A computed fold for a 74-nucleotide RNA from a Candidatus Aenigmatarchaeota archaeon, annotated as transfer RNA. The coordinates come from a structure-prediction model, not an experiment, and the mean pLDDT is 81. It matches the Rfam family "tRNA". It is annotated as a transfer RNA. From the family's description: Transfer RNA (tRNA) molecules are approximately 80 nucleotides in length. The sequence is in RNAcentral, with records from ENA.
Order: sequence, then structure tokens, then C1' cells
RNA sequence: GGGCUCAUAGCUCAGCUGGUUAGAGCGCCGGUCUUAUAAGCCGGAGGUCUGGGGUUCGACUCCCCAUGAGCCCA
Repeated sequence: GGGCUCAUAGCUCAGCUGGUUAGAGCGCCGGUCUUAUAAGCCGGAGGUCUGGGGUUCGACUCCCCAUGAGCCCA
């Protein structure tokens, strides 16, 4: 230099062929239980879906550019 894959909650990830409230597990906070802790049970908070632009009635999803990470070729 060229090619491919990826970027969604604090972490690991799902999210279909674009469709009307963006989710799960772990973690965190509160309650319950216990002499107490853990486990269990109940509830809750937490997101500019990497950034910018475009297409569309509508974008996490499609297109372009940039940034970052991984892999391959030279």
C1' cells in the first nucleotide's frame, strides 16, 4: 500500500427481509430473607447504537467518508 471482518448499557453479546417502546446475561443500586455474609426471590437505574453525511414516510439495520480494533496478502 491492497483486501476482509468488526464497533449497540460498566463488561460479554443479541437485535431477522428497514417498521413505530432498543433487549439479554453478568455487574451496580434498593428491598426481602439471614445473627451476619453469600446464594435465592422482587424491583430499579444505566444507551447521542464510534463520528459525519446521504437514501427513505421511517435507519442500530441500506449507501459514502472518517476514526478505532482484529485478521490476511504484498